[in-house]
This is a predicted structure of a 94-nucleotide RNA (c-di-GMP-I riboswitch aptamer) from Lachnospiraceae bacterium KM106-2. Lineage of the source: Bacteria > Bacillota > Clostridia > Lachnospirales > Lachnospiraceae. The RNAcentral record of the sequence draws on Rfam.

RNA sequence: CAACUAAAUAGGCAUAGCCAGAGAAAUCUGGUGACGCAAAGCUAUAGGGACUAAAAUGUAAGAUAAUCUUACAUCAUGUCAGCCAGUUGCCAAA
Repeated sequence: CAACUAAAUAGGCAUAGCCAGAGAAAUCUGGUGACGCAAAGCUAUAGGGACUAAAAUGUAAGAUAAUCUUACAUCAUGUCAGCCAGUUGCCAAA
C1' cells in the first nucleotide's frame, strides 16, 4: 500500500404500517415509524431478472345511425437497485 474481515469509534440509511399528495397502475414524494443493512451510496433501452399495462394492436361478445362498450391476449425509452450485478467508498485488530 492492497485484499479479506471481527470488535470498537464517528456516524449513516430507513422495512412494514399509518397520514397527505402524484400516477391508469406498478410505484414515487413528504411526514411519522424502525424490520433490518458494511455499502440498504450511486448506476435502469446500450448487464441479467422482476413488476405494471394507460395508450396502441389483435381476437371474441353485446349494442348500434356513425360507432361505442365489455372481456381476454400482446406490448415499456413506465417502475423496482432493500433481487442478482457493475461501480465508488468511512473506520479498524488478527